[in-house]
RNA sequence: AGAGUUUGAUCCUGGCUCAGAUUAAACGCUGGCGGCAUGCCUAACACAUGCAAGUCGAACGGUAACGACGGGGACAAUCCUUCGGGUGCGUCUCCGGGCGACGAGUGGCGGACGGGUGAGUAAUGCUUGGGAAUCUGCCCCGCAGAGGGGGAAACCCUGGGGAAACCCGGGCUAAUACCGCAUACCUCCUACGGGAGAAAGCGGGGGAUCUUCGGACCUCGCGCUGUGGGAUGAGCCCAAGCCCGAUUAGCUUGUUGGUGGGGUAAAGGCCUACCAAGGCGACGAUCGGUAGCUGGUCUGAGAGGACGAUCAGCCACACUGGGACUGAGACACGGCCCAGACUCCUACGGGAGGCAGCAGUGGGGAAUAUUGGACAAUGGGCGCAAGCCUGAUCCAGCAAUGCCGCGUGUGUGAAUGACGGCCUGCGGGUUGUAAAGCACUUUCGGCGGGGAAGAAGGACAGACGGUUAAUACCCGUCUGUAUUGACGUUACCUGCAGAAGAAGCACCGGCCAACUCCGUGCCAGCAGCCGCGGUAAUACGGAGGGUGCGAGCGUUAAUCGGAAUUACUGGGCGUAAAGCGUGCGUAGGCGGUUUGAUAAGUCGGAUGUGAAAUCCCCGGGCUCAACCUGGGAACUGCAUUCGAUACUGUCAGACUAGAGUAUGGUAGAGGACAGUGGAAUUCCCGGUGUAGCGGUGAAAUGCGUAGAUAUCGGGAGGAACACCAGUGGCGAAGGCGGCUGUCUGGGCCAAUACUGACGCUGAGGUGCGAAAGCGUGGGGAGCAAACAGGAUUAGAUACCCUGGUAGUCCACGCCCUAAACGAUGUCAACUAGCCGUUGUGUCCAUUUUGGGACACAGUGGCGUAGCUAACGCGAUAAGUUGACCGCCUGGGGAGUACGGCCGCAAGGCUAAAACUCAAAGGAAUUGACGGGGGCCCGCACAAGCGGUGGAGCAUGUGGCUUAAUUCGAUGCAACGCGAAGAACCUUACCAAGCCUUGACAUCCCCGAAACUUUCCAGAGAUGGAUUGGUGCCUUCGGGAAUCGGGAGACAGGUGCUGCAUGGCUGUCGUCAGCUCGUGUCGUGAGAUGUUGGGUUAAGUCCCGUAACGAGCGCAACCCUUGUUCCUAGUUGCCAGCACUUCGGGUGGGGACUCUAGGGAGACUGCCGGUGACAAACCGGAGGAAGGUGGGGAUGACGUCAAGUCAUCAUGGCCCUUACGGCUUGGGCUGCACACGUGCUACAAUGGCCGGUACAGAGGGUUGCGAGACCGUGAGGUUUAGCCAAUCCCAGAAAGCCGGUCGUAGUCCGGAUUGGAGUCUGCAACUCGACUCCAUGAAGUCGGAAUCGCUAGUAAUCGCGAAUCAGAAUGUCGCGGUGAAUACGUUCCCGGGCCUUGUACACACUGCCCGUCACACCAUGGGAGCUGGCUGUACCAGAAGCAGGUUGCCUAACUUCGGAGGGCGCUUGCCACGGUGUGGUUGGUGACUGGGGUGAAGUCGUAACAAGGUAGCCGUAGGGGAACCUGCGGCUG
Repeated sequence: AGAGUUUGAUCCUGGCUCAGAUUAAACGCUGGCGGCAUGCCUAACACAUGCAAGUCGAACGGUAACGACGGGGACAAUCCUUCGGGUGCGUCUCCGGGCGACGAGUGGCGGACGGGUGAGUAAUGCUUGGGAAUCUGCCCCGCAGAGGGGGAAACCCUGGGGAAACCCGGGCUAAUACCGCAUACCUCCUACGGGAGAAAGCGGGGGAUCUUCGGACCUCGCGCUGUGGGAUGAGCCCAAGCCCGAUUAGCUUGUUGGUGGGGUAAAGGCCUACCAAGGCGACGAUCGGUAGCUGGUCUGAGAGGACGAUCAGCCACACUGGGACUGAGACACGGCCCAGACUCCUACGGGAGGCAGCAGUGGGGAAUAUUGGACAAUGGGCGCAAGCCUGAUCCAGCAAUGCCGCGUGUGUGAAUGACGGCCUGCGGGUUGUAAAGCACUUUCGGCGGGGAAGAAGGACAGACGGUUAAUACCCGUCUGUAUUGACGUUACCUGCAGAAGAAGCACCGGCCAACUCCGUGCCAGCAGCCGCGGUAAUACGGAGGGUGCGAGCGUUAAUCGGAAUUACUGGGCGUAAAGCGUGCGUAGGCGGUUUGAUAAGUCGGAUGUGAAAUCCCCGGGCUCAACCUGGGAACUGCAUUCGAUACUGUCAGACUAGAGUAUGGUAGAGGACAGUGGAAUUCCCGGUGUAGCGGUGAAAUGCGUAGAUAUCGGGAGGAACACCAGUGGCGAAGGCGGCUGUCUGGGCCAAUACUGACGCUGAGGUGCGAAAGCGUGGGGAGCAAACAGGAUUAGAUACCCUGGUAGUCCACGCCCUAAACGAUGUCAACUAGCCGUUGUGUCCAUUUUGGGACACAGUGGCGUAGCUAACGCGAUAAGUUGACCGCCUGGGGAGUACGGCCGCAAGGCUAAAACUCAAAGGAAUUGACGGGGGCCCGCACAAGCGGUGGAGCAUGUGGCUUAAUUCGAUGCAACGCGAAGAACCUUACCAAGCCUUGACAUCCCCGAAACUUUCCAGAGAUGGAUUGGUGCCUUCGGGAAUCGGGAGACAGGUGCUGCAUGGCUGUCGUCAGCUCGUGUCGUGAGAUGUUGGGUUAAGUCCCGUAACGAGCGCAACCCUUGUUCCUAGUUGCCAGCACUUCGGGUGGGGACUCUAGGGAGACUGCCGGUGACAAACCGGAGGAAGGUGGGGAUGACGUCAAGUCAUCAUGGCCCUUACGGCUUGGGCUGCACACGUGCUACAAUGGCCGGUACAGAGGGUUGCGAGACCGUGAGGUUUAGCCAAUCCCAGAAAGCCGGUCGUAGUCCGGAUUGGAGUCUGCAACUCGACUCCAUGAAGUCGGAAUCGCUAGUAAUCGCGAAUCAGAAUGUCGCGGUGAAUACGUUCCCGGGCCUUGUACACACUGCCCGUCACACCAUGGGAGCUGGCUGUACCAGAAGCAGGUUGCCUAACUUCGGAGGGCGCUUGCCACGGUGUGGUUGGUGACUGGGGUGAAGUCGUAACAAGGUAGCCGUAGGGGAACCUGCGGCUG
């Protein structure tokens, strides 16, 4: 730092996705050790059990427990004993608060801290910085004091009630509990006279003195009272900042302020009475939703964005709601009262409870730990202290949850690179130095031993110092002594043994690093995006191998990043999403020149603050690191203050360049109103006139003999204004067009004068705003939605036609939208030129008309720089800048729903979401296509000739049938095709019968020469038997060939895949094209070249030319044919000569024909014309042949996944006593039918009969077969000749010459059938060809449609050959006879080049729209139903507080009256609750609306090409649907 994905490709726009980092995570697989962290994100759901806040006996009365001690009693060890007993270790018990202590109680302090949670809260909160009207227990400093009294009440005792919790009555009592009195430095109040207000003691020690023997007193310590100050903590106020929604726009009555009063620690409507009517809000009030805030955490280059666990600060809460009490502090997590829900106990009367403390349980959930240890340390409460308490805390346990560290070995190892696995082209490769082996090491873990630090204190003893009267006490310092560790089997060190106990996970198509095999076969599955899978899957599953990370690895979720994809840094708006239809103008934003002042913004310095932690830097400590820690920096901020004054602001003054006013001109469809004119349409009247008019692609509806149309005259009425007219004018836009007048707005030009910044933009607001549409009233000629009819059509709710109503017009009032467009907001400044045009002015020139230059203001066309994705824009910017406004953020859903505002309505404005897709789009490129255009070609059409389609037959195909009718070929380009020839064979198909190393190949072993004769069974294959025969080479071992038998490797397959392939072939097409190198242009795909002007059969050639060249094609070279020459002369030929049986037969000849070798010839070479001086074309000459002479071979890059696995070859798959092999028979020939290709015909240009003439090219030894004879004939018999220019096939036929037939289903036609034969063959039944006799069908020239052919061609006539035993109407060749026509390129088909449009690229057999039907999904409406929140009116009113009251009770004080207190009653406020009525928001709902999605449904064909009626926008009507039509607009 980027990458993938829209396209055939490209650039751009734009979304989606990925790679990174991170986490309080969870899940899957796996799991060795340690350190440091972290661990209910969900149900602020409910909680069993234990613990989490106590402490003080140095405040008090005391003594339930424990222990010492003293005393008494009982039992009683031991010892003594005078045996009576004594002693009394010990046990039990009683007494003693005198001692250590201490349950419960009074009292004090603390339970407001610590700990938890984040429900609520958008400000009663937090953060930063300020402020004044406050309080503050314990703590520190200071000053002053602590005098003297009193009365109670707990505990306890006693009586009573209750199941319990607990309660009530009576009685006793202490205090640092309570209450007066005194005093008052001082504090408070004050009318400045004065008034009010305290206290408590306890403990240690003690020499005098006193004593009631308790103590007083002194001193020390702690405590107490008043007060000042401090510190700490807390309360309050202000400013700024702190999420989303305007589809929440108005909110507010204690509300805003004042005065009086009250209240508080304290300012204050905090409360109350009165007065005033204010206060807040577009700089977002109010309302709704969401949310604890911050330091910080994560990410990021930063700016930002997201988050707010752990740690730290603040806040809020403690089952839910309300309330106060106590207190320095609470409206109180482990306090109280009330209400509610829930749980528990109950004797049913009543009670008890609150884990969001630590553990733990249930539940919820994807998910989060032990009912552990210790107060050793740190800290807290109480205490003088010892100490006690402390789930704060410190530790341990569990969890790979995260971060960090370590290990699972190291070295070597002959590579015969072992075995195994996997792959293989079978050679090998790879796993792989990996293993084994050898040599070492021992971290961690295991066993054993040693062993820090965390400990400071406190206690005791002593010394010294302070205090004091004091050598007590107490305090401090020092010394000494014995001690205090949960963790802990600690860290750490060390000994021992042994490679020993320790590797997985994901991925391997691209992004993204890593490839093969097998299985599967659009199945199973994968997938983050693109996408894989339909028989050869690097994408699924497994395996081998590899890659990445590693005690982890992946997945999922989430945040930031990438994303410049909300753009402050840092984006855009002509066509991609995006400029409001257009003005005016409010707020706001911005603002000309100059002087002075000020100092708000701005800049600089200083000070304060910005908690700590975190981050960063430099150090230090754990072996390192994570982690911990010291210092620094930083905390980009806020505040105060001092200064600076350029710029901005503010104030004051001045100026004229912006803006405006005045004067003079000027152009104009600018607007409003009134009047007026002619042309035309229509209608009415009259005249003329007669049969049609009208309309269309063609028609019809319609009008017309009742007189139309046409034409003339007259009249009526409405609407619109031809020519002028123009990328002309005016207007802000919409828009404005005859002429005249009145009123009126704006612009421009020129010259001066004046005002003196008066300006620009403009959220809201407001005016105007085409067409259509609406309301009321007019008007209505033409046109014309709707409607009707006629056509068209498969249909035609359309296009076309005939009619025709709203409407179009006017007045007034609405509507407020358009492709309202330059798809381009307004204003200002700057930045090359050239050419038009409108208005005005100046200057020059001009006799006049016409002209030229300059300037300003408009309006157009090119174009430089620059910009742009490109197209394009380019002083009228889309260039370079400034000011302000509006708008955009993927496509669809949707400009829709809901809500609101506006409207009479139609509807408009504002404007989502769910869901769904991976695209949607812009510009340009190459193709392809077009019922687009231009040019050109082709038997493409046309012009002709002959056919097919009708008949019969042949043949092929489809279909049907069948045991099988083997398989393939299927538009052109399958169908007389593979097949140049199916009776058996062929043969691949079917039935039946057989074989299993096989019919065929190679290898091994054994035997035998090979081979051959005959017989039997059988349909045959086959089986059994049998005869003859012993060969060749040899180094004597054997070998080669062949046959038989055997075993296994293997053979074999016309089985599948032509969509795995090679090769071959068809087709476009013998069409003229297809490309490359270098250069140039373009961001690029690509273009150029190859386009253009000519020309050609041709990308053939010429010219031009940012191209210059080249290649494959074209042409030529090749074969053949046409002319001629040379050479050669048998089997061919025969002019002349000779012979002749008269046949080139023979001699001979080498002339000719011919044969087959080699040359010549034709090149637009020559002439004329045209053309551009070219290429070339036209005409001509000569020539056998003339412009490629005719024909053939030859087929560019490519297209069709075209055809062929059944010619052959071949990968893969499949079969292996069968899908192989053999045999017999059958089938491929089957027949209601349909199609293709042919043959023969339908006749007289003919049929038949007779006679007669002329070819070419071929073939021939298992062959062609003459002649002769036989047969009507097919043919047979016999054999001559010929391995072929020799002989044979072999008589060519049409033709010609005669004859006959006479238009007839015939003397045409020959199918079909019967009979008889011939030939081939093992065999003609299924199923051959031919012959003869007999039979004699359809058919009288063929509908729609369709094929071939342009000259030796079509047509017609016969001949030959391949295949082949036999079997052509087919195929391939050969010659004979031998035409017609082509004006021409409009049209059909195909093709080439250029151009144009495109929404196509599988490329028009393309793409694609809407209704309907089906399935699923989300959503709107919906009679309603049901929740949440909330407003308002009212009822009600617990506890509590405040007030009132005096019904009752009452220790302290009292001036004896009371005061004060308590109970009761009552008023006010008020939680819960209730009733009514609203708002808002969710769930649900019969039915219903549209929307989305869904391989193969229905109907049409709307759009994309002129998409077949150009499309689209707005509006209105209509219609199954896309849509159609009217009006106006746009060009996209």